[in-house]
């Protein structure tokens, strides 16, 4: 440097759920908690998924308000796949 991962060592992360908190939501953060993870470390670049405050269109309505439907990422997800970058231990 490349490749590989056992039921090894040292360690690491932490799903669901609950509590607190931020957020319109998706979701984030902290605590408890462990389903799992050899990149479950980092990055929204590609695909995908989730959400839709604001905005657009439409329905209801004389109009407004209110209510409802559809669209929409500028918001998210790295523990959905790909990609990029970085990294511990052992073997070859």
């Nucleotide at each position: 440097u490349u490749u590989u991962g056992a039921c090894a060592a040292a360690g690491g992360c932490a799903a669901a759920g609950c509590c607190a908190u931020c957020g319109a939501a998706a979701g984030g953060u902290g605590g408890c908690g462990a389903c799992g993870c050899a990149a479950a470390g980092u990055c929204a670049c590609c695909g995908g998924u989730c959400u839709a405050c604001a905005g657009g269109c439409c329905c209801u309505c004389c109009u407004c308000c209110g209510g409802g439907g559809c669209c929409c990422a500028u918001g998210a997800c790295a523990g959905c796949g790909g990609g990029a970058c970085c990294g511990c231990c052992g073997g070859a």
Predicted 3D model of a 92-nucleotide RNA (c-di-GMP-I riboswitch aptamer) from a Gammaproteobacteria bacterium. The RNAcentral record of the sequence draws on Ribocentre. Its mean pLDDT, the model's own confidence on a scale to 100, is 87. Rfam family: c-di-GMP-I riboswitch aptamer. Gene Ontology term of the family: cyclic-di-GMP binding.